[in-house]
């Protein structure tokens, strides 16, 4: 110090070439169940899409910068 590539809920991941309200799964909360308790059912709650800025009617998806995490090259 070049280049690729990953960043979304507490954890692990989706979001179909920009489009309708960002979702599932485990976890956590509350109810049903149970003598208590797991399991299992049933609602619920939880995101400034890693950050600043552009483009666009419209950005998790495009650009540009920086910032972390992997990989390669020197």
């Nucleotide at each position: 110090g070049c280049g690729c590539u990953c960043g979304u809920a507490g954890c692990u991941c989706a979001a179909c070439u920009g489009g309708a309200u960002a979702g599932a799964g485990c976890a956590u909360c509350a109810g049903a169940u149970u003598g208590c308790g797991g399991a299992u059912c049933u609602g619920a709650a939880g995101g400034u899409u890693g950050a600043a800025g552009g483009u666009u009617c419209a950005a998790u998806u495009c650009c540009u910068u920086c910032c972390g995490g992997g990989c390669g090259c020197a």
RNAcentral holds the sequence, with entries from ENA. This is a predicted structure of a 74-nucleotide RNA (transfer RNA) from a Pseudomonadota bacterium. The prediction has a mean pLDDT of 80. It matches the Rfam family "tRNA". Rfam classes the family as a transfer RNA.